[in-house]
RNA sequence: GCCCUCGUAGCUCAGUGGAUAGAGCACUUGGUUGCGGACUAAGGGGUCGCGUGUUCGAGUCACGCCGAGGGCG
Numbered sequence: 001g002c003c004c005u006c007g008u009a010g011c012u013c014a015g016u017g018g019a020u021a022g023a024g025c026a027c028u029u030g031g032u033u034g035c036g037g038a039c040u041a042a043g044g045g046g047u048c049g050c051g052u053g054u055u056c057g058a059g060u061c062a063c064g065c066c067g068a069g070g071g072c073g
Base pairs, nucleotide, nucleotide: 001072002071003070004069005068006067007066010025011024012023013022018056027043028042029041030040031039049065050064051063052062053061
């Protein structure tokens, strides 16, 4: 330098163009407990890497850039 895959919550990930973007763990508060853990109920947390475009509609498609991993030279 070229090619491929990936980037969504603090972490690991799902979401195949259409409903208010979700799960598990973690976190906060309450219950429970002598205290803690475990258990249980509720809750907070997202400019979907950045930008432009296509579309009535984009996390999803296209292009550029940034970043991570892998392959080739």